[in-house]
Notes
Bacterial RNase P class A from a Gammaproteobacteria bacterium, 385 nucleotides, folded computationally.
């Protein structure tokens, strides 16, 4: 210098000037609302009081004024997983669903993350993987093709053996039948180890040799696994479980609209008191009859409003402990909480001209989107020294 591959990190940038919201601190009592209560007013009175209103004074709260300070992400998204936190008989047992699935480890927990195995991709840094079971059952494989799973004769290949013919120099030869043959050729994603000697009529693990695999068994290693090791078995074991099924782990449910206080108007509801008589209805009137009151408290529930609400499985630096993902210490910050719902507007100016996108109970992962732009580590390749 090109071309890659991991891993963090960043999200225009200064300055002004208005503004929106959260805390904090002064400052104000002109507005709203609250507490004090000498005098005055009004009830009561056993004349000492006691209760009420509440002006002027007095204290204060919230607005509204000043002044400081903090004010969206790396995904705030999607709501797909797992936990806090709340309530629902504290959820125990079975059944049924639903996810997950090689091995260890981290963690509140996880389907997530480290670190390792196997498998497969890359020339290599690396990178990907729903990676339990197919010798429990029961299914599925389109089109080719003979044959798709208790394997198969289309084409080739045989004339030992057995039948029925031709020729014959009687040794055999040739055509058919019945048949043997899974070496060769074809189909197909896939067709029942491979290579070679032997065998054989031709064939074949039907024999042996290496290779391959299956069982054991030593050795490694916490395991998954793995071995140029030893012994056996001719080989008996095909693919799909992201087909149904079996194993084995896990899972109560609902969710800040959760759930807690505080609490008007009016309509209902309860108790206790007061009246036992009135009123309206029928009727002309009285009697019957139906339906109705007035205060005083209560206690639930709507509008409203507080709360839950952000100090947290929280960030920085250091240090030990580990390959790591983590955990432990010290030290040291406080960093959005809104509720018609803030977090923005505008003007100058500088560059590389600036994506994708907006918090709503809170935190841990995943997965989707994203101009551009930096930093370390590492691969390949060409070149010069």
């Nucleotide at each position: 210098c090109g071309a890659g591959u991991c891993g963090g990190c960043c999200a225009g940038g200064c300055a002004g000037u208005c503004g929106c919201u959260g805390c904090c601190a002064g400052a104000c009592c002109u507005g709203c609302g609250u507490c004090c209560a000498u005098g005055a007013c009004c009830g009561u009175u056993u004349c000492g009081g006691c209760g009420g209103u509440g002006a002027a004074g007095g204290a204060g709260g919230c607005a509204c004024c000043u002044g400081g300070u903090g004010g969206a992400g790396g995904a705030a998204a999607g709501u797909c997983c797992g936990g806090g936190c709340u309530c629902c008989g504290c959820a125990g047992a079975g059944c049924a669903g639903a996810a997950c699935g090689c091995c260890a480890g981290g963690u509140a927990a996880c389907g997530c993350c480290u670190g390792g195995g196997a498998g497969g991709c890359g020339a290599g840094a690396g990178c990907c993987u729903a990676c339990g079971g197919a010798a429990a059952g029961u299914g599925c494989a389109g089109c080719a093709g003979a044959g798709a799973g208790u394997a198969g004769a289309c084409c080739g290949c045989c004339a030992a053996c057995c039948c029925c013919g031709g020729c014959u120099u009687c040794g055999g030869c040739u055509g058919g039948g019945c048949g043997g043959u899974a070496a060769g050729g074809g189909u197909g994603a896939a067709a029942g180890g491979g290579u070679g000697c032997g065998g054989u009529a031709a064939g074949a693990g039907c024999g042996c040799a290496c290779c391959g695999c299956g069982c054991g068994a030593c050795u490694g290693g916490u395991a998954a696994c793995a071995g140029u090791u030893c012994g056996u078995g001719g080989c008996a074991c095909g693919g799909c479980a992201a087909a149904c099924c079996c194993c084995g782990u896990u899972c109560g449910g609902a969710g800040c609209a959760a759930g807690g206080c505080c609490a008007a108007a009016u309509a209902g509801g309860g108790a206790u008191c007061c009246a036992a008589a009135g009123g309206u209805g029928u009727g002309g009137c009285u009697c019957g009859c139906a339906c109705u009151g007035g205060a005083u408290c209560c206690g639930g529930g709507u509008a409203g409003g507080c709360u839950g609400c952000u100090u947290g499985a929280g960030g920085u630096c250091a240090g030990u402990a580990g390959u790591g993902a983590u955990a432990c210490u010290g030290a040291u910050c406080c960093c959005a909480g809104a509720u018609g719902a803030a977090u923005g507007a505008c003007u100058g100016u500088c560059c590389c001209c600036g994506a994708c996108a907006g918090a709503a109970c809170c935190c841990g992962g995943c997965u989707u989107a994203u101009c551009g732009g930096c930093c370390g580590a590492c691969u390949c390749g060409a070149u010069u020294a």

The organism belongs to Gammaproteobacteria, within Bacteria. Rfam family: Bacterial RNase P class A. The family's RNA type in Rfam is ribozyme. Its family is annotated with ribonuclease P activity, tRNA processing and dimeric ribonuclease P complex in the Gene Ontology. The coordinates come from a structure-prediction model, not an experiment, and the mean pLDDT is 77.